[in-house]
Context: one part of a larger RNA
Molecule: small-subunit ribosomal RNA, central domain
Organism: metagenome
RNA sequence: CUGGGCAUAAAGGGCGCGUAGGCGGUUGAGCAAGUCGGGUGUGAAAGCCCUCGGCCUAACCGAGGAACUGCAUCCGAUACUGUUCGACUAGAGUGCGGUAGGGGAGAGUGGAACUCCUGGUGGAGCGGUGAAAUGCGUAGAUAUCAGGAGGAACGCCGGUGGCGAAAGCGACUCUCUGGCCCGUAACUGACGCUGAGGCGCGAAAGCCAGGGGAGCAAACGGGAUUAGAUACCCCGGUAGUCCUGGCCCUAAACGAUGGGCACUAGGUAGUGGGAAGUCCGAUCUUUUCACUGCCGGAGCAAAUGUGUUAAGUGCCCCGCCUGGGGAGUACAGUCGCAAGGCCGAAACUC
Numbered sequence: 001c002u003g004g005g006c007a008u009a010a011a012g013g014g015c016g017c018g019u020a021g022g023c024g025g026u027u028g029a030g031c032a033a034g035u036c037g038g039g040u041g042u043g044a045a046a047g048c049c050c051u052c053g054g055c056c057u058a059a060c061c062g063a064g065g066a067a068c069u070g071c072a073u074c075c076g077a078u079a080c081u082g083u084u085c086g087a088c089u090a091g092a093g094u095g096c097g098g099u100a101g102g103g104g105a106g107a108g109u110g111g112a113a114c115u116c117c118u119g120g121u122g123g124a125g126c127g128g129u130g131a132a133a134u135g136c137g138u139a140g141a142u143a144u145c146a147g148g149a150g151g152a153a154c155g156c157c158g159g160u161g162g163c164g165a166a167a168g169c170g171a172c173u174c175u176c177u178g179g180c181c182c183g184u185a186a187c188u189g190a191c192g193c194u195g196a197g198g199c200g201c202g203a204a205a206g207c208c209a210g211g212g213g214a215g216c217a218a219a220c221g222g223g224a225u226u227a228g229a230u231a232c233c234c235c236g237g238u239a240g241u242c243c244u245g246g247c248c249c250u251a252a253a254c255g256a257u258g259g260g261c262a263c264u265a266g267g268u269a270g271u272g273g274g275a276a277g278u279c280c281g282a283u284c285u286u287u288u289c290a291c292u293g294c295c296g297g298a299g300c301a302a303a304u305g306u307g308u309u310a311a312g313u314g315c316c317c318c319g320c321c322u323g324g325g326g327a328g329u330a331c332a333g334u335c336g337c338a339a340g341g342c343c344g345a346a347a348c349u350c
Base pairs, nucleotide, nucleotide: 003322004321005320006319007304008303012318014201015200016199017198021194022193023192025088026087027086028085029084030083031082033081034080035077036076037075038074039073040072041071042070049065050064051063052062053061054060091191092188093187094186095184096183097182098181103177104176105175106174107173108172109171110154114150115149116148117147118146119145120144121143125136126135162169163168206247207246208245209244210243211242215241216240220236221235222234223233258317259316260315261314262313263312266295267294268293269292270291271290272289273288274287275286276285277284299306300305323350324349325348333342334341335340
């Protein structure tokens, strides 16, 4: 190289956009590069293979043939691939008419709760636990009422419900903005799929600068528990959690299941549209697209399971795996302020 694989055994890139490349709809004509047929030249000899022959036989040796699967060139074939020109509309996209949505960004607003501050009432406890203690409180706490300030998160609705490529998104209003879906069939006419590199996005934690800081809370202090208790429980509490700008780039980034297209029993529920019918309407029934679940047949599978949202049947493209440990380590490179990330071995050992 080939081969077999990647839900759970080793193995799907965290996700997208997209360059090169690979692959690519229907139809007509031309060419003949791939492809196919034939001819010619070449493909040294020896060897291998076949048939004979020479040494008693064999090894060995001699002769002839075949083979040398290749390359070049000429003639021919044109189904498929390619290529050039033309045509098409079923793929793809645009337009037009509609729908739903926590999709994204900015600005503003609201109520509940919480903490703090001020004042009133009140007068000895509060808090906390398995039980306690640390802690708070006569300098008036806890409780309660009124007023004020602040920060963060948005209860019910809420749903195996919706949206987004993933990360993720949930109070309300306005502004800006992306995508999907349904219907129509006016337009373009294969404009498509995938995607090595590349570019962008990327939870939490962490980092830099500036702000902010109510609650919570690594670290830390104290009280308990315990043989000890660097914990679990309790009282405190700083980074952080929040905002702006800039980094970091990881994850059980999971459906542990890459993307696209086509095909292959059903049942049931939900979400968003469309159509038809029920005299009209609410409604109901049937049906048709798209999406989200459950059950399940064939098939597949080691089993668990999966099963039109495939892990079934096929095609195209990418990524990845190749016994365990050593090790996601070392070295080199590269990125980063750092933490560290990416790439990624070997000796040795079982």